[in-house]
Molecule: transfer RNA
Organism: Nanobdellota archaeon
RNA sequence: GUGGCAGUAGCUCAGUUGGUAGAGCAUCGGGUUGUGGUCCCGACGGUCGUGGGUUCAAGCCCCAUCUGCCACC
Numbered sequence: 001g002u003g004g005c006a007g008u009a010g011c012u013c014a015g016u017u018g019g020u021a022g023a024g025c026a027u028c029g030g031g032u033u034g035u036g037g038u039c040c041c042g043a044c045g046g047u048c049g050u051g052g053g054u055u056c057a058a059g060c061c062c063c064a065u066c067u068g069c070c071a072c073c
Stems, first nucleotide, its partner, number of pairs: 001072007010025004019056001027043005049065005
C1' cells in the first nucleotide's frame, strides 16, 4: 500500500426487513438476614468511534476518516 473483520452503558455483548436503544455483570437504594453473602424488587448509567450524505425517519443504507486485529504485498 491492498482486502477483510470489529468499534453500542463502567465491563462483556445483543439489536432480525430502516420505525420509541436493550440484556447480563458492576454501582446505588430498598426488602430478606443477628451481621455479611445468596436471593427478590427498583433505580442510575448511551453524542451507537468521528464527520458528512440519503430518507418523513438511520445503531442499521452510502461516502470519507480514526483506532484495533487478521490476511496479502